Predicted 3D model of RNase P RNA and transfer RNA as a complex of 423 nucleotides. It holds a member of the Rfam family "Bacterial RNase P class A". By type it is a ribozyme. Rfam describes the family as follows. Ribonuclease P (RNase P) is a ubiquitous endoribonuclease, found in archaea, bacteria and eukarya as well as chloroplasts and mitochondria.
RNA sequence: UGAGCCGGCCGGGUGGUCGCGGGCCUGAUAAGGGUCUGAGGAAGGUCGGGGCUCCAUAGGGAAGGAUGCUGGCUAACAGCCAGGCGAGGCGACUCGACGGAAAGUGCAACAGAGAGUAGACCGCCUCGGCCCCUACGGACCGAGGUAAGGGUGAAACGGUGCGGUAAGAGCGCACCAGCGGUGGGAGAAAUUCUGCCGGCUAGGUAAACCCCAUCCGGAGCAAGGUCAAGGUGAGGGAUUAGUGCCCGCUACGGCCCUUUUGGGCCACCCUCAGGUGGACUGCAUAGAUGGAUGGCCACACAGGUCGCACGGCGACUGGACAGAACCCCGCCUACAGGCCGGCUCAGCGC
RNA sequence: GCCCCUGUAGCUCAGCGGAUAGAGCAGUUGCCUUCUAAGCAAUUGGUCGUAGGUUCGAUUCCUACCGGGGGCG
Numbered sequence: 001u002g003a004g005c006c007g008g009c010c011g012g013g014u015g016g017u018c019g020c021g022g023g024c025c026u027g028a029u030a031a032g033g034g035u036c037u038g039a040g041g042a043a044g045g046u047c048g049g050g051g052c053u054c055c056a057u058a059g060g061g062a063a064g065g066a067u068g069c070u071g072g073c074u075a076a077c078a079g080c081c082a083g084g085c086g087a088g089g090c091g092a093c094u095c096g097a098c099g100g101a102a103a104g105u106g107c108a109a110c111a112g113a114g115a116g117u118a119g120a121c122c123g124c125c126u127c128g129g130c131c132c133c134u135a136c137g138g139a140c141c142g143a144g145g146u147a148a149g150g151g152u153g154a155a156a157c158g159g160u161g162c163g164g165u166a167a168g169a170g171c172g173c174a175c176c177a178g179c180g181g182u183g184g185g186a187g188a189a190a191u192u193c194u195g196c197c198g199g200c201u202a203g204g205u206a207a208a209c210c211c212c213a214u215c216c217g218g219a220g221c222a223a224g225g226u227c228a229a230g231g232u233g234a235g236g237g238a239u240u241a242g243u244g245c246c247c248g249c250u251a252c253g254g255c256c257c258u259u260u261u262g263g264g265c266c267a268c269c270c271u272c273a274g275g276u277g278g279a280c281u282g283c284a285u286a287g288a289u290g291g292a293u294g295g296c297c298a299c300a301c302a303g304g305u306c307g308c309a310c311g312g313c314g315a316c317u318g319g320a321c322a323g324a325a326c327c328c329c330g331c332c333u334a335c336a337g338g339c340c341g342g343c344u345c346a347g348c349g350c
Numbered sequence: 351g352c353c354c355c356u357g358u359a360g361c362u363c364a365g366c367g368g369a370u371a372g373a374g375c376a377g378u379u380g381c382c383u384u385c386u387a388a389g390c391a392a393u394u395g396g397u398c399g400u401a402g403g404u405u406c407g408a409u410u411c412c413u414a415c416c417g418g419g420g421g422c423g
Stems, first nucleotide, its partner, number of pairs: 001346010013299006020038007040321001044332002047330005052220004064216005069083005084098001085096004099211002104209002106205002121150002123146007131138002158176006177201001179198008224281004232273006241250002253266005301319001303317006351422007360375004368406001377393005399415005
C1' cells in the first nucleotide's frame, strides 16, 4: 500500500418559529394562559421464553408437540459464554437440527451383470466337445471356478504389501483404518492418548416412519377487577290521595276470582341479587383514544454529483431502516452513511 | 391478540422425493368455409414466490423471509 477477519458505538447537531399528545398549576369544572414531559436499535416479525391475570388441576400414563455433544449462566428459553468433535478457509476466523442405522419397517429413479446376508457383462482360470495345427498354441460351443482388473453408478460389501492358488479371495500373515470387549494416563465432562484380547468389516438415508433421553395443563390486557342505566329475578310497601282551608287542576288504571267485605296478578314505589350497554381500572418518569411525538427557516457538519486556474475553491444536492399500545429477557429480519479498537495474509522499503 | 391455509404457463388448477413438471381454457400457425364462428391438426409459453439447508437427487422435506386469503375472541 492492497485484500480481508472479528468486536463495539453513532445513526443526524444547534437556534428560532408554527403545531400535536399527556400530567400539573391558573382560570369558573368554559375559553384562554403558564410550566414540565413525549419512540427505537430494531418500537418490526410475533419465532422462543418469563412476569401478571383468570380457568382447570390427587398422582401416574397415553396421545400430541418441542429439544437433542459437554459444562456453566439465567426467572426461563430453541438464548448467551467457554470447551470438545466435524466441515470450510493460506490465515485472522467462520459454520454445524452434532443422540441412535449390530431394535424393527421402508426407500434408492436412470445407468448397470448386480443396489443389500448382492452380482458373472467383459476379462482371468480349469475341464469337456469340436475345428485348425507336426508341436507350442489358437478360434468357437458348453459346464464350472473367480470379486484381483475393466465398465455402470451418488453409492458395488475395508486399504497396502507378502505369502498362497489353476486363477482368485481375510484364504493366511504383517502394517494401517475402523468395530466390539477390557485395562491404564489426562480432563469436572464431552472427549483424547495408549496397552491387551477378539472376530476379520459392520454401506447410505431418521429435515422417512421409528427408538431413546429430557421438557411441556389451557387461555390471553378484547386476560382480569370495580361501579352500574335499561331489562330480568326475589322480597316488601301502597292501592285512595296530592294541601291547614277554599276554588281549580291532576290522578283515582288494566285483568282474574268472589254475593259482598275482600283477595291475587300486571303497572307504580322501596330494598336486594346478578350483571348487558356504558364508565373507571389493570396502566407505567411517553401512553390509548382508530392511535400525539411533526412542518418550515437559518447556521455550521458528514456524504454525493458536476465544474475549475486542483495541498484547494465554487455550484447543486443531501442524512437510512422504520413508528411504542400490558411489561420484560432473547432470537430473526430491515438499515443510507460514519466512527473506534484488535487481528490476519500478500507486495514493497528499511 | 391467538391461530390456520395458500403461492406451479396469460387464467383456473393437478402433481407432494426420481429428472424433458402436466391438464383445461387462452395465444400462434395450418386445414375446413365465399367469410366468420364452431370443428380438426400442430405448436409456443414455467427462475415451481425468494434465499439457505437435508438428500445421490427437492415443486415435494426442514428453516428464515416476501406476498395473498381466511377463522375465532